[in-house]
RNA sequence: GGCUGUGUGGCGCAACGGUAGCGCAUCUGACUUCGGAUCAGAAGGCUGGGGGUUCAAGUCCCCUCACAGUCA
Numbered sequence: 001g002g003c004u005g006u007g008u009g010g011c012g013c014a015a016c017g018g019u020a021g022c023g024c025a026u027c028u029g030a031c032u033u034c035g036g037a038u039c040a041g042a043a044g045g046c047u048g049g050g051g052g053u054u055c056a057a058g059u060c061c062c063c064u065c066a067c068a069g070u071c072a
Stems, first nucleotide, its partner, number of pairs: 001071007010024004018055001026042005048064005
């Protein structure tokens, strides 16, 4: 340098073009003498960045950045 893949809450992952969800962690409450476990609830994203297509984009297209693999 060419090609392929990945990028989404703090972490690990989902999401036919149609309200971005789940688990863990965190916080609050219940329970408990206290803690843990368990139960109930809450907060936390506008999806690596930019542009385009569309009534509507995490998803499709283009450029770009980071990482991984592969070829040279």

A computed fold for a 72-nucleotide RNA from Blepharisma stoltei, annotated as transfer RNA. It matches the Rfam family "tRNA". The family's RNA type in Rfam is transfer RNA. About the family: Transfer RNA (tRNA) molecules are approximately 80 nucleotides in length. The coordinates come from a structure-prediction model, not an experiment, and the mean pLDDT is 81. Lineage of the source: Eukaryota > Sar > Postciliodesmatophora > Heterotrichida > Blepharisma. The RNAcentral record of the sequence draws on ENA.